[in-house]
Context: one part of a larger RNA
Molecule: small-subunit ribosomal RNA, central domain
Organism: Capsicum annuum
RNA sequence: UUGGGCGUAAAGUAUCUGUAGUUGGAUUUUUAAGUUUGCCAUCAAAUCCUAGGGUUCAACCAUGGACAGGCAGUGGAAACUACCAAGCUGCAGUACGGUAGGGGAAGAGCAAAUUUUUGGUGGAGCAGUGAAAUACAUAGAGAUCAUAAAGAACACCAAUGGUGAAAGCACUCUGCUGAGCCGAUAUUGACACUGAGAGAUGAAAGAUAAGGGAGCGAAGGGGAUUAGAUACUCCAGUCGUCUUAACCAUAAACGAUGGAUACUAGGUGCUGUGUGUAUCGACCCAUGUUGUGCUAUAGCUAAUUUGUUAAGUAUCCCGCCUGAGGAGUACGUUCGCAAGAAUAAAACUC
Repeated sequence: UUGGGCGUAAAGUAUCUGUAGUUGGAUUUUUAAGUUUGCCAUCAAAUCCUAGGGUUCAACCAUGGACAGGCAGUGGAAACUACCAAGCUGCAGUACGGUAGGGGAAGAGCAAAUUUUUGGUGGAGCAGUGAAAUACAUAGAGAUCAUAAAGAACACCAAUGGUGAAAGCACUCUGCUGAGCCGAUAUUGACACUGAGAGAUGAAAGAUAAGGGAGCGAAGGGGAUUAGAUACUCCAGUCGUCUUAACCAUAAACGAUGGAUACUAGGUGCUGUGUGUAUCGACCCAUGUUGUGCUAUAGCUAAUUUGUUAAGUAUCCCGCCUGAGGAGUACGUUCGCAAGAAUAAAACUC
């Protein structure tokens, strides 16, 4: 390389946009590059295969003949691929009418709780634990009432629910804005799918500058526990957690399942939307479609499971895997303020 694979055994990039490239609906025409077919030239001899012959046979020897395949030339064919031209509407897009939503980013605002401030009442504990102690408290704590401030997060509704490419997104209101779904027509006419490089987004933690700092809380400190206790538990508590700007680029970034298209029994929920039946109207009932669940047939699977949201049956494109360790490491390179990230071996051992 051929072949085989990627939910859980090694293996799907964190997600999307998109360049080159690959692949590509249906009709008619052109050309003849691929394709297919005929002829011809050539691929030294020997060898191999083969026909008869020779050595008394045979090995062996000489003579004649041929297949397959490669490459070039030349003449046909036109189904398929490709090319040329024209038209088509089923892919896809656009316009129009509806519609649901924690989709995004900005601004404004309420309430409960927490902590703190000030004042009143009051007078000995409080807090914490398995039990305690550190801590707080007669300089008046805790409790309770009133007052003021701050920051962070939004109870119930709440769901097997919604939405977004993913990360993610939930108090309320306002304007701005992206995408989806449904419907009936009109319109463009293959404009499509995937996507190496590339670009964009990317939880938490971390890093820089300026703010902010209630609660929680790495580190470090103290009290316990213990043989010890650099832990679990308790008391305080810095960075951080929050905002703005600009970095980092990783997660069990998971459905451990790449994207697209088509096909292949059902049953039963929920979400959005349409039609019919019914009705004064709504519900109900039947039915189409989008998404999201449960269950299950065939099939698949090593099994578990999966099963129209496939891990079934097929096609196209990309990524990745090839015994365990060494090692996602060394070296080099690129990126980064750094932390580190990305790329990525070998010796050696079994």